[in-house]
RNA sequence: GCCGCCUUAGCUCAGUGGUAGAGCACUUCCAUGGUAAGGAAGGGGUCUCGGGUUCAAGUCCCGAAGGCGGCU
Numbered sequence: 001g002c003c004g005c006c007u008u009a010g011c012u013c014a015g016u017g018g019u020a021g022a023g024c025a026c027u028u029c030c031a032u033g034g035u036a037a038g039g040a041a042g043g044g045g046u047c048u049c050g051g052g053u054u055c056a057a058g059u060c061c062c063g064a065a066g067g068c069g070g071c072u
Base pairs, nucleotide, nucleotide: 001071002070003069004068005067006066007065010024011023012022013021018055026042027041028040029039030038048064049063050062051061052060
């Protein structure tokens, strides 16, 4: 220098163009003689950034940034 992949909650990851989700973690409560196990409820997100297409974009298109890998 060229090519590919990834970026969504604190962490690990889902997500058909039509209300952003799960597990773990966190908070409160129940339960227990007590607890790390069990049960119930809850909080937490400018979907990396800037544009474009569309009635509507996490999703499609273009560019940028960061990360990983390959080739030279």
This is a predicted structure of a 72-nucleotide RNA (transfer RNA) from an uncultured Candidatus Saccharibacteria bacterium. Its Rfam family is "tRNA". It is annotated as a transfer RNA.